[in-house]
RNA sequence: AGAGGGCUGGGCGGCCGCGGGCGGGGGCGACCCCGCGCGAGGAAAGUCCGGGCUUCACGAGACAGCGGUGCCGGGUAACGCCCGGCGGGGGCGACCCCAGGGAAAGUGCCACAGAGAGCAGACGGCGACGGUUUCGACCACGCCACGGUGAAAGGGUGCGGCAAGAGCGCACCGCGCGCCCGGCAACGGGGGCGGCACGGCAAACCCCACCGGGAGCAAGAUCGAAUAGGGGUGGCGCAUGGGCCUUGUCUCGGCCCGUCACCCGGGUUGAUUGCUUGAGCGCGUCGGCAACGCCGCGCCUAGAGGAAUGGUCGCACAGUCCCGUUCGCGGGAUGGACAGAACCCGGCUUACAGGCCCUCU
Numbered sequence: 001a002g003a004g005g006g007c008u009g010g011g012c013g014g015c016c017g018c019g020g021g022c023g024g025g026g027g028c029g030a031c032c033c034c035g036c037g038c039g040a041g042g043a044a045a046g047u048c049c050g051g052g053c054u055u056c057a058c059g060a061g062a063c064a065g066c067g068g069u070g071c072c073g074g075g076u077a078a079c080g081c082c083c084g085g086c087g088g089g090g091g092c093g094a095c096c097c098c099a100g101g102g103a104a105a106g107u108g109c110c111a112c113a114g115a116g117a118g119c120a121g122a123c124g125g126c127g128a129c130g131g132u133u134u135c136g137a138c139c140a141c142g143c144c145a146c147g148g149u150g151a152a153a154g155g156g157u158g159c160g161g162c163a164a165g166a167g168c169g170c171a172c173c174g175c176g177c178g179c180c181c182g183g184c185a186a187c188g189g190g191g192g193c194g195g196c197a198c199g200g201c202a203a204a205c206c207c208c209a210c211c212g213g214g215a216g217c218a219a220g221a222u223c224g225a226a227u228a229g230g231g232g233u234g235g236c237g238c239a240u241g242g243g244c245c246u247u248g249u250c251u252c253g254g255c256c257c258g259u260c261a262c263c264c265g266g267g268u269u270g271a272u273u274g275c276u277u278g279a280g281c282g283c284g285u286c287g288g289c290a291a292c293g294c295c296g297c298g299c300c301u302a303g304a305g306g307a308a309u310g311g312u313c314g315c316a317c318a319g320u321c322c323c324g325u326u327c328g329c330g331g332g333a334u335g336g337a338c339a340g341a342a343c344c345c346g347g348c349u350u351a352c353a354g355g356c357c358c359u360c361u
Stems, first nucleotide, its partner, number of pairs: 001361008011315006018039002021036006041338001045349002048347005053216004066212005071085005086100001087098004101207002106205002108201003123147002125143003130139003155173006174196001175194003179190004220273004230264007241257005280299005286293002317336001319334006
């Protein structure tokens, strides 16, 4: 000067508050008073994955469809997470990054530039034979070495070869297909054959393999007033009136509309529950490279709910600035980030002043 990882992320005390819990006292009661103890995070955040739990739906399987994942092995309750490897790329290095299956199943695309972008191509250029010739060159033909365009031009370098060239021939490298060896595997190493056939893109369709019901604690469960409304039973009134049984009118009768009591069921405000002991945390032994696992011991660590966890003062302490300095320090001022539980857990991602420690280049 860097690289990787871990921990911490303000401390102590006084006073006044806030939310639960426990204990004591007072009050008929609503409630009040006192004491003790507890009270945010590494991300509580984003709600992006994976689960627990709850509820709804659902006979089972196959195929199709839709969504997701995608090198190999392992860990885990599970994962798109983690660990260890492999391959590719970057860096002098510690180390970092990679949607990293299939492009000889098919379809599609390859912009601009360029002559030509896929069973390729002659713009410049190179060139023997042939034709024309005003002797400058032109036509036809051959070529893809060189130049130019492009992200990409039908393997690369070298030698030979040729009219000029070209895997045309050869060596090495690359590529493809068998074989042998190592590895659980991804893959690596060696040797043989093939003159190269098979450009790239699948975060384009697609193919292959594997996985996948929906909604979420405002889930859901229990209790349940007052008022209004619904149903049932019984009593009273059955008087005036209205409706129905009933077809025009009348009479009688029954029922309902009325009222009182009781019961039933739904349900709003509300109350309780779900609710915090859990794939929990710490330490140690052992196994494992590790992630992690087994065992032993210890610990209990917010449960509020429109939502408490705050304010203020003092003391030291980092840090920053100014002044002085005998470079040891002294004095003064300032002053500690991101942020805020809301059912719980495992991850990922994002935000974060400062401090400490370990390993490595």
This is a predicted structure of a 361-nucleotide RNA (Bacterial RNase P class A) from uncultured Sphingomonas sp. RNAcentral holds the sequence, with entries from MGnify. Lineage of the source: Bacteria > Pseudomonadati > Alphaproteobacteria > Sphingomonadales > Sphingomonas. Model confidence (mean pLDDT): 75 of 100. Of the family's consensus pairs, 97% are formed in the model. It matches the Rfam family "Bacterial RNase P class A". By type it is a ribozyme.